[in-house]
Record summary: This is a predicted structure of a 597-nucleotide part of an RNA (large-subunit ribosomal RNA, domain I) from a Pseudomonadota bacterium. The coordinates come from a structure-prediction model, not an experiment, and the mean pLDDT is 81. It matches the Rfam family "Bacterial large subunit ribosomal RNA".
Context: one part of a larger RNA
């Protein structure tokens, strides 16, 4: 000097642990905001840096309920207090709630500056202070009111709404590229990502101008299947249905038009045979008719339906009023009664009672010995007990019977929820049905056609169906559309208006669970993390867990300036001493150690 073993140091692997994560299921809940949100800034403690909580009424105030002995958060300490006259704590309802922020009096480089008006405090007065109020747009109503007569614009006021935010989910608008095709252009990625608009607790869709196939079904949505099928495709890469069938959940409705009535406007209209429901008699005198608009009635369909006219059959109403007068009849309106329905569509608002339920909680069985080991008994041994409870967690090791709980029961002053029951309440009906006639209505720049696109699994293809930029442009049931070019037959269905719960998606809460992770894993984040740090910025983005059962966290002595160490003491253990469980390897060192030179 090298190699080796040993003993230490360094280091933080491994093992064990889990406060944190990742999922799944069930149930419940689901928008917030000008009554100023979301998110922040700055403040508030006796001493207070940070987090949490709160707002100048500031570690809190009031009331109601729960609870029952301690309490003044994390967080020790000192000081000072509170509390069985019920504190702290938990739940419900309120009060307060600076400044910024849609930010909204004006301005502004967010958390700042400067104002007007009304009322108040204060001052001799002014300055000053306090409270309230003052943005814009849209809609409705009212007032006022030009050019310009009426009117309109404008102006003023009142009332209501909007504005901004939201992780994901939803509808719509717009819309890539890398990539794949082993290159690349059609194609693919993909109608994805991104951007924008809008809505809601869900959204969208939805009551057949649908499927089907000569049999039939009967709104929509979602799941399984059909099926990687039929198809599409530089027939490449790839893309990729639908019906049927099985389930989940189920719910159907309202307008437009014809016709009638009323009102307003415009036009037109008197030989009284225009009109005033009808019949007879009398009376009135533009009340009439046409068009347009509004309101009410009527009406809503595919065995086509409805309107209008006539007829048949069946059928509880009562009263009052009206239709110029009288009589009769008919019609309409209202009230009462009867019947029925109802707040998620079909009209619509609210309340009460009960029940269930959410937001605090409460009751809740049964074990000892100490002979063993140990620091500790929850272990062993011995002898018992409970069990609608032997889930789980904690306690000095492994506890049904020690503690919290668990099974099973119970509970709300207050504020919510309920598609539950009843009542109030509201609304509808009191005529329905059949037959015949008539040919009045049945959604228009629409259907349809052509051209250009898009979308349909379908790339122009034989290309239907759906949407529509341009042009042309119907019919009203003897009408129209569809059944994958087109035609015929046959069949199905009624477009060009609208509404509609549930089953579905996503998130949160609670509960339960996991052949999910266990600190380089699992969220980026188990820890004061979207932090430190980086970047002009958009943005990027960490590392970092473990003494012990209990701080019992080493009084006292010694060396040292201290750091640190040696004794002593605590502890089961201090090579568990806060640089703290275990403590691998690399690496460093030590010696009367072994071998080699």
């Nucleotide at each position: 000097a090298g190699c080796g073993a040993a003993u230490g140091g360094u280091g933080g692997a491994u093992g064990c642990c889990u406060u944190g994560g990742g999922g799944c299921a069930a149930a419940g809940a689901g928008c917030c905001g000008a009554u100023g949100a979301a998110g922040g800034g700055c403040g508030g403690g006796g001493c207070u840096a940070g987090c949490g909580c709160c707002g100048a009424a500031a570690c809190g105030c009031u009331c109601c309920g729960g609870g029952g002995a301690g309490c003044a958060g994390c967080c020790a300490g000192c000081a000072u207090g509170c509390u069985u006259u019920g504190a702290u704590c938990c739940g419900g309802a309120g009060a307060u709630u600076c400044c910024c922020g849609a930010a909204u009096g004006a301005g502004g480089c967010a958390a700042c500056u400067c104002g007007g008006c009304u009322g108040g405090a204060g001052u001799u007065a002014c300055g000053u202070c306090c409270a309230g109020u003052c943005a814009g747009c849209c809609g409705g109503c009212g007032g006022u009111g030009a050019a310009u007569c009426c009117a309109u614009a404008g102006c003023c006021g009142c009332c209501g709404g909007c504005g901004g935010g939201g992780a994901a989910c939803c509808g719509g608008g717009u819309g890539a590229a890398c990539u794949g095709a082993a290159a690349c252009a059609u194609c693919u990625u993909a109608g994805u990502a991104g951007c924008c608009c809008g809505a809601g607790g869900a959204a969208a869709a939805g009551a057949a101008a649908g499927c089907a196939a000569c049999c039939g079904c009967g709104a929509u949505u979602c799941c399984c299947u059909g099926a990687g099928u039929a198809g599409c495709g530089g027939c490449g890469a790839g893309c990729g249905a639908a019906a049927c069938g099985g389930g989940a959940a189920c719910a159907g409705c309202c307008u437009a038009a014809a016709c009638c009535g009323c009102c307003a406007g415009c036009g037109u209209g008197u030989g009284a045979u225009a009109g005033c429901g009808u019949a007879g008699g009398g009376g009135c005198g533009u009340u009439g008719c046409g068009c347009c608009g509004g309101c009410g009635g009527g009406g809503u369909a595919g065995c086509g339906g409805g309107a209008c006219u006539c007829g048949g059959u069946c059928u509880u109403c009562a009263c009052a009023c009206g239709g110029c007068c009288c009589u009769a009849u008919c019609c309409g309106u209202g009230u009462g009664g009867g019947c029925a329905a109802g707040u998620u569509a079909c009209a619509a608002a609210u309340c009460c009672c009960a029940g269930c339920u959410g937001u605090a909680g409460c009751c809740g069985a049964a074990c000892g010995g100490u002979u063993u080991u140990g620091g500790a008994a929850c272990a062993g041994c011995c002898g018992g007990c409970c069990a609608u409870a032997g889930a789980c967690g904690g306690u000095g090791a492994g506890a049904g019977c020690c503690c919290g709980g668990u099974a099973g029961g119970c509970g709300a002053a207050a504020c919510g929820g309920c598609a539950u029951g009843g009542g109030a309440c509201u609304u509808g009906c009191c005529g329905a049905u059949c037959g015949a006639g008539c040919a009045c209505c049945c959604a228009a720049g629409u259907a349809c056609c052509a051209c250009g696109g898009g979308a349909c699994a379908c790339g122009a293809g034989g290309a239907a169906c759906c949407c529509u930029g341009u042009g042309g442009g119907a019919a009203u049931c003897u009408g129209g559309g569809a059944g994958g070019a087109c035609c015929a037959c046959c069949u199905c269905c009624u477009a060009a208006g609208g509404c509609u719960a549930a089953a579905u998606a996503c998130u949160c809460u609670u509960u339960g669970c996991c052949a999910c992770c266990g600190a380089u894993a699992g969220u980026g984040a188990a820890c004061c993390a979207g932090u430190a740090c980086c970047g002009u910025g958009a943005g990027g983005g960490a590392a970092a867990g473990g003494u012990g059962a209990a701080a019992a966290g080493c009084a006292c002595c010694c060396c040292g300036g201290g750091a640190g160490g040696g004794g002593a003491g605590u502890g089961a253990a201090a090579u568990a001493g806060u640089a703290c469980c275990u403590g691998a390897a690399a690496c460093c060192a030590u010696g009367u150690c072994g071998c080699u030179u």